A computed fold for a 719-nucleotide part of an RNA from a Candidatus Poseidoniaceae archaeon, annotated as large-subunit ribosomal RNA, domain II. Its Rfam family is "Archaeal large subunit ribosomal RNA".

[in-house]
Context: one part of a larger RNA
RNA sequence: CCCUGGGAGUCUUGAUCAUUGGCGAGGUUAAGCAGUUGAUCUGCGAAGCCGUAGGGAAACCGACAAGUCCGCAGCCCGUAAGGGUGAGGGACGAGAUGUGCUCGUCUGAAGUCAAUGGUGGAGGACCUGAAGCCUAUCGAUCUAUGCCUGGCCAGAUUGAAGCCCGAUGAAAGUUGGGUGGAGGAUCGAACCGUUGCUGAUGUGCAAAUCGCUCGGACGAGUUGGGUAUAGGGGUGAAAGUCCAAUCGAGAUGGGCAAUAGCAGGUUCCGCGCGAGACUACUCGUAGGUAGACCUCUGUGGAGAUAGAUUGUGCUGUAGAGCACUGAUUGGGUAUUUAGGGGGAGCGAUCCCUCGGUACGCUGUCAAACUCCGAAGGUGCAAUCAUUGUAGAAACAGGGAGUGAGUCGCGGUGGGUAAGCUACCGUGACGAAAGGAGAACAGUCCAGCCUAGCGUUAAGGUCCCAAAGUACUAACUAAGUGUCAAAGACAAACCGUGUCCGUGGUCGAAAACAACCAGGAGGUGGGCUUAGAAGCAGCCAUCCUUGAAAGAGUUCGUAACAGAUCACUGGUCAAGCUUGCGGGCCGGGAAAAGGGACGGGGCUAAAGUUAGUCACCGAUACGCUAGACCAGCGAAAGCUGAUGUGGUAGCGCGGCGACAUGUUCGGGUAGAAGGUAGGCUGUGAGGUCUACUGGACCGUAUAUGUAUGAGAAUCUAGGG
Repeated sequence: CCCUGGGAGUCUUGAUCAUUGGCGAGGUUAAGCAGUUGAUCUGCGAAGCCGUAGGGAAACCGACAAGUCCGCAGCCCGUAAGGGUGAGGGACGAGAUGUGCUCGUCUGAAGUCAAUGGUGGAGGACCUGAAGCCUAUCGAUCUAUGCCUGGCCAGAUUGAAGCCCGAUGAAAGUUGGGUGGAGGAUCGAACCGUUGCUGAUGUGCAAAUCGCUCGGACGAGUUGGGUAUAGGGGUGAAAGUCCAAUCGAGAUGGGCAAUAGCAGGUUCCGCGCGAGACUACUCGUAGGUAGACCUCUGUGGAGAUAGAUUGUGCUGUAGAGCACUGAUUGGGUAUUUAGGGGGAGCGAUCCCUCGGUACGCUGUCAAACUCCGAAGGUGCAAUCAUUGUAGAAACAGGGAGUGAGUCGCGGUGGGUAAGCUACCGUGACGAAAGGAGAACAGUCCAGCCUAGCGUUAAGGUCCCAAAGUACUAACUAAGUGUCAAAGACAAACCGUGUCCGUGGUCGAAAACAACCAGGAGGUGGGCUUAGAAGCAGCCAUCCUUGAAAGAGUUCGUAACAGAUCACUGGUCAAGCUUGCGGGCCGGGAAAAGGGACGGGGCUAAAGUUAGUCACCGAUACGCUAGACCAGCGAAAGCUGAUGUGGUAGCGCGGCGACAUGUUCGGGUAGAAGGUAGGCUGUGAGGUCUACUGGACCGUAUAUGUAUGAGAAUCUAGGG
């Protein structure tokens, strides 16, 4: 992991609500007794309980057997419109009580006992799951430490004290040679240990081992046997170590089905409706409780409303503005206004300037500014629309779930930002399938009962791949592009790439470009300088000749020279030049496996822009048939413009299993069970046939459940 079996909302009690039934101003027995039987049943048994009166803390006091109006259903009248009556219902009135008296509660008789179902309380309370707490026992054959009694430690080295001898010294002593054999001494086996390889192994040889290496090895050594200490206790050369593979409190049994706001699981079918992740409180934030939102039932009896238009109110946002509050550019005027700086004057004082204040001009800004001010939003009314006597709205009661939301778009606060965070509005997902987007909860189209045929939406039509190698007019040369948005992007800036629009100057009295020619004289202007001649620098920048020519645009020389330009004529012949705006395009442009427009591929496109006509394309829409649901109907049947997606959840109806009573049946001429197949029902399922099997089984109805398996690291067995 697989198979087969087992496996989770139960029972008791009291509460409440609904349905059904009995009796009814009453209802009902409990214990017990008697009879009787198959564990039961029948009869008796009013003690007690609930109801028949409430109000008040209490003392205590103590209520409509209907007075008025409205009016649903029903009934009656009416052809209809409508009218009458009107149980129940509603509004008043009247009353009981409470010095809480403009108020509260109550009053015109319906309850009670069972059964069944829903829910919540107490109980283990749907099942499974802690770590823990307490208690009684069992453990020191492992290990820690003590005690008693025993065992064991190859070999080698060093050579303490003491002693002997020699030398020396007056002596104490010193010194040399021997002898001697000390030491938590040295090297190193047994033995004890375990440093490093962070080696091997790591479903191992092994729930701690193996190899090499390494520490101690006469000592605080090591070891056999015996014995002592026990769980908040022991023992500890102290690591929270060790106390039987268990230790920051042992193991085993019990309290015990501890508790768990946490996690997992929770078993047949179909039909109707269908949420929430918001608001408030909470030792509250993984949980609850109340309201909102869902569902079911009843009461009720005529309106209701998501839409559109019109009318009439409200508003202070977007924008805009500077009239207020503040911020803020430049210059001007006035004021001497505290003051700073400068100047004139012997000084008094005066002048200039900075600054302040005020005024008008000019240029700006604001969530907490507004002289203004939309689109929108919203209240009320009318009309239309939709819906409602086939019963809406409203109200009452039973049952919930939810109370961690997420993303897109629009608008805000925080943040550099985020698939970020806190909000508002709205849509989707959640709980929504189908088509498109290559794939992709939240994007686009569109809300799935079944079958068939057609038409469209979004999106597409060269091939993969259904449908145009469609048409008209342009642009792009970058494979730009072939991406609706979004994660999957690109900006400022630059371009004599190219196209379009719109201005200016010049131009057949010839522009622009090119070529030919001229480009002069006073003069080498003056100054400076070694020199300065158009051209290092400073100053000035005139006049003449002329078609035109600067006291000189660039190069050049030491300085000249030389080349060139401005400017002019000629040749040629038609546009030239410049500004602004726009389209497409290029640069700007860097990331790690080779590489992505979904791919192939595509260039007067299969790209981009504008337009046109076809076609494809969904569970959408239309048509046909059928099923179900709801309503109507006696039925047949009809209607549903816009009925039938659905998680949590509420409501309703069924299928199957086991057992019992009754009933009717089947079976050795073959029951149950098994294998394979047919038919049938929307489904749970039912039924039939063949083979197998070899003895019991079923229909209908009523009742009762230890009643349905795929999941729980479920459980037992098997594979």
Taxonomically the source falls in Candidatus Poseidoniaceae (Archaea, Methanobacteriati, Candidatus Poseidoniia, Candidatus Poseidoniales).